Transfer RNA from a Clostridiales bacterium, 77 nucleotides, folded computationally. NCBI's taxonomy places the organism under Bacteria, Bacillati, Bacillota, Clostridia, Eubacteriales. Its Rfam family is "tRNA". The family's RNA type in Rfam is transfer RNA. Rfam describes the family as follows. Transfer RNA (tRNA) molecules are approximately 80 nucleotides in length. RNAcentral holds the sequence, with entries from ENA.

[in-house]
RNA sequence: GUACCGGUAGCUCAGUUGGAUAGAGCACUAGCCUCCGACGCUAGAAGUCGUUGGUUCGACUCCAAUCCGGUACACCA
Numbered sequence: 001g002u003a004c005c006g007g008u009a010g011c012u013c014a015g016u017u018g019g020a021u022a023g024a025g026c027a028c029u030a031g032c033c034u035c036c037g038a039c040g041c042u043a044g045a046a047g048u049c050g051u052u053g054g055u056u057c058g059a060c061u062c063c064a065a066u067c068c069g070g071u072a073c074a075c076c077a
Base pairs, nucleotide, nucleotide: 001073002072003071004070005069006068007067010026011025012024013023019057028044029043030042031041032040050066051065052064053063054062
């Protein structure tokens, strides 16, 4: 350099023939429980879906550019 895969909550990930409130587990916070913790139960907070632009009535999902990580190939006097 070329091709492909990935980027969604603090962490690990799901979710796309475009449909409207974006989810799970762990972690975290509060309450219940307990002498105090742990476990367990209940509730809650946390995300402008890597970034920018475009298409559309409507985009995590489609298109373009770009950033970051990975894999393969190529180049390397």